The part of an RNA shown here (large-subunit ribosomal RNA, domain I) has 533 nucleotides and comes from Candidatus Peregrinibacteria bacterium CG_4_9_14_0_8_um_filter_44_15.
[in-house]
Context: one part of a larger RNA
């Protein structure tokens, strides 16, 4: 030296656990902000480094209620003081203070800081100094010459709707095309948006809208490449329909052109005015208001062995004997418990605050018939061409249909759109004006769940986690969980280079569980024997 054995160290693999995550479900909620917000700074505790908490009234204050014995938050023990059946501590609900900065707003500024006017006070013999309020800019009414009032600013990592739009990227290269109207920024909302048919359809018919499943990767589209990619019918889920403009009457002003209020109307089987005739009935919405119901926001009741026997530190496990159960979800307790302990089915419960629902009343709207087809009106610089674009699953195509910029420019019910170039017949609807719950979306909050993970995993973070740490900055961003059933955390003695490690010896079931603490793999390292060289 190498191999083999044995026995250690070194290392932290595994195995078991879990305070933590992850993902889906239902509910609640969907806005806070000049009454100063998100979000921060610096303070606060007898002793106090971090973290929670709270503002100079500062781990708090008043108040109403719950609960009832103990308390003075966490790491975290302790020492000093204290509160508490005259209800402390906790727990809810109002409410009070709530420094500076920060839209930050009285003026500046290198956020948390400087420096002021004005009116009021304190306080000095007087300034200086202090306390309190006022002071920014924009729209917008009123007032008027200065004000007053009411709005707005900013902030929200989710979703919706409009607005503006990339690029990598794929096409095995690129350019049309793709990514993708997608990231991104802007405005709006609480839910948006969309909505009562100039819609589908197709010889039969359906009856606003959004949203899931289906049709279907089909029809279509596409350098027919890559890849893009419906609809109608069908099943569901919620369901809800309504004002205006105009004809026409009546009233006030009127430069006589018309302009404003008040009636009336509001649709395609065409409605409506205009003519006749009638004046019923019923229903909806807001404010208030009632005080009873309902939830939320604290809590409460709450059943059933055994001082039995074995094992074993320990009983809940074995044995034996009972009882509960609208409770045999779960958890804990020295091991594996319906009956030991929080829970659990079930029941009950609000001073006060929120949101809904009832109850009465007031206001405001809105609801009927019939004749005639003479006469009026039914949304014009529109529809509709022409050019270019752009949006539709459809890339100019045979391109219908929406939308926009130039440019033209209709008809008025004997009208007019639409059925995918167009035409003619048929069918079906009425644009050029408005509103509309619910079914849909989900950042946060509460319960609940999981053939989801178990600490190199699951969030980046079970721990002082977006911390330490890097980075001028923007950003980047870690490692780190396990003594024991309970500190019972080794009194005392002895080596020692004397707060270090270590042998007694004690605790405990175990100390090879001794804090570098569960368990304790492999590389490695070392002793110590045996073989070979």
């Nucleotide at each position: 030296a190498g191999c083999a054995u044995a026995g250690a160290g070194u290392g932290g693999a595994u195995g078991c656990c879990u305070u933590g995550a992850c993902u889906c479900g239902a509910g609640a909620u969907u806005c806070c902000g000049a009454u100063g917000a998100a979000g921060g700074a610096c303070g606060u505790g007898g002793c106090u480094a971090g973290c929670u908490g709270c503002g100079a009234u500062a781990a708090g204050c008043u108040u109403c209620g719950g609960u009832g014995a103990g308390u003075u938050g966490c790491u975290a023990a302790g020492c000093a003081a204290a509160c508490a059946g005259u209800g402390a501590c906790c727990c809810g609900g109002a409410g009070a203070u709530u420094u500076c900065c920060g839209a930050a707003u009285a003026g500046g500024g290198a956020a948390a800081c400087c420096u002021a006017a004005u009116c009021a006070g304190a306080g000095u013999u007087a300034u200086g100094u202090c306390u309190g309020a006022u002071u920014a800019c924009c729209u917008c009414g009123c007032u008027u010459a200065u004000g007053c009032g009411a709005g707005g600013a900013g902030g929200a990592c989710a979703c919706u709707u409009g607005g503006u739009g990339a690029a990598c990227u794929g096409a095995a290269a690129c350019a049309u095309c793709u990514a993708a109207g997608u990231a991104a920024c802007c405005a709006a909302g609480g839910g948006a948006a969309a909505g009562a048919a100039a819609u589908c359809a197709a010889a039969a018919g359906a009856g606003a809208u959004c949203c899931c499943c289906u049709u279907a990767g089909u029809a279509g589209u596409g350098g027919c490449g890559a890849g893009c990619g419906a609809a109608a019918a069908g099943g569901g889920a919620a369901u809800a329909g309504c004002c205006c403009a105009a004809a026409c009457c009546u009233c006030a002003c009127u430069u006589c052109g018309g302009u404003g209020a008040g009636g009336g109307g509001u649709u395609g089987u065409a409605g409506g005015a205009c003519c006749c005739a009638a004046u019923a009935u019923g229903g909806a919405u807001u404010c208030a208001u009632u005080u009873u119901c309902u939830a939320u926001u604290a809590a409460c009741c709450a059943a059933a062995u055994a001082u039995c026997c074995c094992u074993g530190g320990g009983a809940a496990g074995g044995g034996u004997u009972a009882c509960c159960a609208a409770a045999g979800a779960g958890g804990g307790u020295a091991a594996a418990a319906g009956u030991c302990c929080c829970g659990u089915a079930g029941g009950u419960g609000a001073a006060a605050a929120u949101a809904g629902g009832u109850u009465u009343g007031a206001a405001u709207c809105c609801u009927a018939g019939g004749a005639u087809g003479u006469u009026c009106c039914u949304g014009a610089g529109u529809a509709g061409g022409g050019u270019c674009g752009g949006a539709c699953a459809c890339g100019u195509g045979u391109a219908a249909u929406c939308c926009g910029g130039c440019u033209u420019g209709a008809a008025u019910c004997u009208g007019g759109g639409a059925g995918g170039a167009c035409c003619a017949c048929c069918u079906u609807c009425c644009a050029a004006g408005g509103c509309u719950a619910a079914a849909u979306a989900u950042a946060u909050c509460u319960c609940g769940a999981g053939a989801u993970c178990g600490a190199u995993a699951g969030u980046g973070a079970a721990c002082u986690a977006g911390u330490a740490c890097c980075g001028u900055g923007a950003g980047g961003g870690a490692a780190a969980g396990g003594u024991g059933a309970a500190a019972a955390g080794c009194a005392c003695c002895c080596c020692g280079g004397a707060u270090a490690g270590g042998g007694g010896g004690a605790u405990g079931a175990a100390a090879u569980a001794g804090a570098a603490c569960c368990u304790g793999a492999a590389a490695c390292u070392c002793u110590a024997u045996g073989c070979u060289u």
The full RNA is in RNAcentral, with records from ENA and SILVA. The coordinates come from a structure-prediction model, not an experiment, and the mean pLDDT is 81.